[in-house]
Predicted 3D model of a 251-nucleotide part of an RNA (large-subunit ribosomal RNA, domain VI) from Candidatus Cyanaurora vandensis.
Rfam family: Bacterial large subunit ribosomal RNA.
Context: one part of a larger RNA
RNA sequence: CGCAGGAACAUUGAGAGGAGCUCUCCCUAGUACGAGAGGACCGGGAGGGACUGACCGCUGGUGUACCAGUUAUGCCGCCAGGCGUAAACGCUGGGUAGCCAUGUCGGGAGAGGAUAACCGCUGAAAGCAUCUAAGUGGGAAGCCCACCUCAAGAUGAGUGUUCCAUGAGGCCACGGGAAGAUUACCCGUUCAUAGGCGGCAGGUGUAAGCGCAGUAAUGUGUGUAGCCGAGCCGUACUAACAGGCCGAAUG
Repeated sequence: CGCAGGAACAUUGAGAGGAGCUCUCCCUAGUACGAGAGGACCGGGAGGGACUGACCGCUGGUGUACCAGUUAUGCCGCCAGGCGUAAACGCUGGGUAGCCAUGUCGGGAGAGGAUAACCGCUGAAAGCAUCUAAGUGGGAAGCCCACCUCAAGAUGAGUGUUCCAUGAGGCCACGGGAAGAUUACCCGUUCAUAGGCGGCAGGUGUAAGCGCAGUAAUGUGUGUAGCCGAGCCGUACUAACAGGCCGAAUG
């Protein structure tokens, strides 16, 4: 821009893409078959590999905005207690959310269709024979459908519901996001959108101060303490204010 007014939401599916894998064991059955050795079809069940989708309850990784320990040094007058720096965490031990795999769950189902090679039935031409000439059945990891995803620029532009000049709807702006390079997308703007605050989960691992024991280092009690990012539930305290713009009845 188009889809013959303008919108919002929900859809149909022409068409397109993805997937399609495979092994072992058990039962049937040591049966059929075979002198024996060996050893099935068909059918049923169990486990696995690779590939792939999703997720984070479990196992772990990361987690430079969390907690703790610790060395050197500087500073806060000193002690105590802290803070800065040590190449963008000084080093070390852990670790929430998020993101992940090595973790977990799932997938490749079909007792649909038409077929290939091939196997048939009936059967003439050609009194026989012949799967084929008329007719008709079976038959693949392949084809079509089925499964997952996209999809009306499918210009063949589809369909439904609702709304609209008493202004539908959209854009900007603002608060944000398990959305994101920008853009886009999604939520919110007077309400739980973000922050704060409260509680909880969770992490670290028992703070400081004081008491007690010890000459002291230190230990211990108060005390599963103190601190705590992203998580969950709540709560309008703060900020989403002020607002601005576009916008449709054609033939």